[in-house]
Molecule: SAM riboswitch aptamer (S box leader)
Organism: Sporosarcina sp. Te-1
RNA sequence: UUCUUAUCAAGAGAGACGGAGGGAUUUGGCCCAACGAUGUCUCAGCAACCAGCCCGAUUUUGGUAUGGUGCUAAUUCCAAAUGACGUUCGCGUCAUGAAGAUGAGAA
Numbered sequence: 001u002u003c004u005u006a007u008c009a010a011g012a013g014a015g016a017c018g019g020a021g022g023g024a025u026u027u028g029g030c031c032c033a034a035c036g037a038u039g040u041c042u043c044a045g046c047a048a049c050c051a052g053c054c055c056g057a058u059u060u061u062g063g064u065a066u067g068g069u070g071c072u073a074a075u076u077c078c079a080a081a082u083g084a085c086g087u088u089c090g091c092g093u094c095a096u097g098a099a100g101a102u103g104a105g106a107a
Stems, first nucleotide, its partner, number of pairs: 001107008013043005021032003026080004044072003049068003052064003076099001081096006
C1' cells in the first nucleotide's frame, strides 16, 4: 500500500512548545482559531478492538485494566449517490451505499 472483517448517536483535558490557519479529500453549509486553534511533547483520563489474567462452563457470555493499539470540540460536525415514506414542493425523516477513521487478520 492492497484485500477481508467488526465497530463508528456513548465516554474522556491539563500543562509546555509553537505561531496561522484548521475541522481527511472536492463542493456547499456550519463551526474552531492571536482570549493562540490545527500540530508536537509530557502528564492525566476514556474506552475495552487484540493479547494476558479471573469467574463460569464447552462455545458463547461476564469481569479486570497488566501489555499492544486507539481515542479525549461539534454523530465520521452536516449534506452529496440510491431507495422508501411524508411534504406547505423549499425540503424533511428513515434505511442502505460511497468515502473516511480505528482494531484484528491476510498478501